Source information
A computed fold for a 250-nucleotide part of an RNA from a Minisyncoccia bacterium, annotated as large-subunit ribosomal RNA, domain VI. Model confidence (mean pLDDT): 83 of 100. The full RNA is in RNAcentral, with records from ENA.
Context: one part of a larger RNA
RNA sequence: CGUUUGAACGCUGAGGGGACUCUUCCCUAGUACGAGAGGACCGGGAAUGAAGGAAUCCCUGGUGUACCAGUUGUACCACAAGUGCAGCGCUGGGUAGCUAUAUUCCUAUACGAUAAGCACUGAAAGCAUCUCAAGUGCGAAGCGGACCCCAAGAUGAGCGUUCGUUAUAGCCCUCCCGAAGAUGACGGGUUUGAUAGGCUCUAGAUGUAAGUACAGUAAUGUAUUUAGUCGAGGAGUACUAACGGGCGAU
Numbered sequence: 001c002g003u004u005u006g007a008a009c010g011c012u013g014a015g016g017g018g019a020c021u022c023u024u025c026c027c028u029a030g031u032a033c034g035a036g037a038g039g040a041c042c043g044g045g046a047a048u049g050a051a052g053g054a055a056u057c058c059c060u061g062g063u064g065u066a067c068c069a070g071u072u073g074u075a076c077c078a079c080a081a082g083u084g085c086a087g088c089g090c091u092g093g094g095u096a097g098c099u100a101u102a103u104u105c106c107u108a109u110a111c112g113a114u115a116a117g118c119a120c121u122g123a124a125a126g127c128a129u130c131u132c133a134a135g136u137g138c139g140a141a142g143c144g145g146a147c148c149c150c151a152a153g154a155u156g157a158g159c160g161u162u163c164g165u166u167a168u169a170g171c172c173c174u175c176c177c178g179a180a181g182a183u184g185a186c187g188g189g190u191u192u193g194a195u196a197g198g199c200u201c202u203a204g205a206u207g208u209a210a211g212u213a214c215a216g217u218a219a220u221g222u223a224u225u226u227a228g229u230c231g232a233g234g235a236g237u238a239c240u241a242a243c244g245g246g247c248g249a250u
Stems, first nucleotide, its partner, number of pairs: 001153001005164007015150004021050002024047001025045003033038001051107006060100004067093005072086005111144002117138004170247004175189004195241003198237005204230003211224005
């Protein structure tokens, strides 16, 4: 831009893409077969696994330069407290998020048309013959379909529901943001508001702060103290910031 009134939402599916892999075990049955050794077809069942794929973070782990603690050197520093630098100084833990080696699930199964092949009926050719004779059937992990995804620019531009037409339905920019993201895009919010921050509380992390008192010559220990600090997760709360501008239908 088109789809010939503007929108919002939901569909159909022409067409396209993907996937559809393999193994083991049990029963039938130690049967058929075979001198024995060995050892089935057909059929039924169960589970495990390999490989591949999808989703997820409850569990097991990783990361976790948010965070908490310990600790070395040095500087600030009377001491203490605290902080800077040294790869986050190093070490021990670790929330959220992300993540695999973790967890769950899928790779199932009709049907249709066939290949090789096996057949039926059957002449040419009184027989025989599955037939580049007419006619008929069975038959593959392969083909179509079934399953998953995209999909009406499918210009053949489809369908349904609802809203709206003179300042409106709806939409956009800007703005506050996001388990969305390179940027666009996508999703939420914009005072008729819990969108983000702050504040209060909290799941949780760390592991018992500082100060004071007591014990000890002291290092240090104990008590106050399951403390203190943090808290990307959860809840509440308008304190802060969501101001402002535009498009829009015969």